[in-house]
Overview: The RNA shown here (Purine riboswitch aptamer) has 102 nucleotides and comes from Bacillus velezensis UCMB5036. The coordinates come from a structure-prediction model, not an experiment, and the mean pLDDT is 76. The same sequence occurs in records of 4 taxa.
RNA sequence: CAUGAAAUCAAAACACGACCUCAUAUAAUCUUGGGAAUAUGGCCCAUAAGUUUCUACCCGGCUGCCGUAAACGGCCGGACUAUGCAGGAAAGUGAUAAACAG
Numbered sequence: 001c002a003u004g005a006a007a008u009c010a011a012a013a014c015a016c017g018a019c020c021u022c023a024u025a026u027a028a029u030c031u032u033g034g035g036a037a038u039a040u041g042g043c044c045c046a047u048a049a050g051u052u053u054c055u056a057c058c059c060g061g062c063u064g065c066c067g068u069a070a071a072c073g074g075c076c077g078g079a080c081u082a083u084g085c086a087g088g089a090a091a092g093u094g095a096u097a098a099a100c101a102g
Base pairs, nucleotide, nucleotide: 012096014094015093016092019088020087021086022084023083024082025081026056029049032046033045034044035043041066042065050057058078059077060076061075062074063073064072
């Protein structure tokens, strides 16, 4: 130097952390105005309220009702956003201790 075999170490706690869950807010609700459709329809735009609250205020399904008019109703399922001495948490990061060296 090459090859083979065996042994030991490669550790621990904490914080942050994508994300998940829970809770609160809001009922994904609703006022007003303008426009639009018409049983194969029932919408669109703007505006105000609602939250110790920024944002959002929609989608789908079922059903009722309206005999053609101008007006919709009920139920079910599905989010986002804000907040929290709330509960978990991957990778990674930070920091602590120990050990070693100077």
The source organism's lineage runs through Bacteria, Bacillati, Bacillota, Bacillaceae and Bacillus velezensis. Its Rfam family is "Purine riboswitch aptamer". Rfam describes the family as follows. Riboswitches are metabolite binding domains within certain messenger RNAs that serve as precision sensors for their corresponding targets. Allosteric rearrangement of mRNA structure is mediated by ligand binding, and this results in modulation of gene expression. Its Rfam clan is "Purine riboswitches". The family has 133 seed sequences and 4,097 matches in Rfam 15.1. Rfam links the family to the GO term purine nucleobase biosynthetic process. The model forms 94% of the base pairs in the Rfam consensus.